[in-house]
């Protein structure tokens, strides 16, 4: 050099062309309790970066970068 896989919240992760982008878990309120701890409610908090396709793109195509794995 070439090829395959992955990039989604602070960390782990689902996601089918139309979703309020779920989930845990971490924050923050508040309820429980005598205190804490657990447990119960509410909220905040993400789709790596540029283009094209499409009425519409986390999703599909190109190209980049960024981590892995195979080959030379």
């Nucleotide at each position: 050099g070439c090829u395959c896989u992955g990039g989604u919240a602070g960390u782990c992760u689902a996601g089918c062309g139309g979703c309020c982008a779920g989930g845990a878990u971490u924050c923050c309120a508040c309820c429980c309790u005598g205190u804490c701890a657990c447990g119960g409610u509410g909220g905040a908090g993400a789709c790596c970066c540029g283009g094209g396709u499409u009425c519409g793109a986390u999703u599909c195509c190109c190209g980049g970068c960024c981590a892995g794995g195979g080959c030379g």
The RNA shown here (transfer RNA) has 72 nucleotides and comes from Candidatus Iainarchaeum sp. Its mean pLDDT, the model's own confidence on a scale to 100, is 82. The sequence is in RNAcentral, with records from ENA. Its Rfam family is "tRNA". Rfam classes the family as a transfer RNA. From the family's description: Transfer RNA (tRNA) molecules are approximately 80 nucleotides in length.